[in-house]
RNA sequence: AUAGAUAAAGGCAAACCUAUCGAAAGGUGGGGACGCAAAGCUAUGGUCUAAGCCAUUAUGGUAUGACUGCCAGGUUGCCUAAC
Numbered sequence: 001a002u003a004g005a006u007a008a009a010g011g012c013a014a015a016c017c018u019a020u021c022g023a024a025a026g027g028u029g030g031g032g033a034c035g036c037a038a039a040g041c042u043a044u045g046g047u048c049u050a051a052g053c054c055a056u057u058a059u060g061g062u063a064u065g066a067c068u069g070c071c072a073g074g075u076u077g078c079c080u081a082a083c
C1' cells in the first nucleotide's frame, strides 16, 4: 500500500418504547440492539422525503427545508491475523 479475521482494545446504534422541539419531513435526550471497518465529519452530485408556489389528466417545474444507517464525491481516523 492492499485487504479486513469466528482476533483483541475501544466505538456507533436500526426497528420499537418514551420525553421534548417542529406545521411536516425530521431533530435531540433516555431506554433498546437489527446491524456497521468509517454506521466519524461534510448536504457537493444523484436518489428518497415535507410543506409552499406555478403549470397540469397523469405529472412536471421551482424554491425553502429534511436526510450522510441509499449510492457516489470531499476530508480525518483506531486495530492488524493472513497475503
Base pairs, nucleotide, nucleotide: 003080004079011036012035016031017030018029019028020027021026034069040075041074042073044072045071046070049065050064052062053061054060055059
Model confidence (mean pLDDT): 82 of 100. c-di-GMP-I-GGC riboswitch aptamer from Desulforamulus aquiferis, 83 nucleotides, folded computationally. NCBI's taxonomy places the organism under Bacteria, Bacillati, Bacillota, Clostridia, Desulforamulus.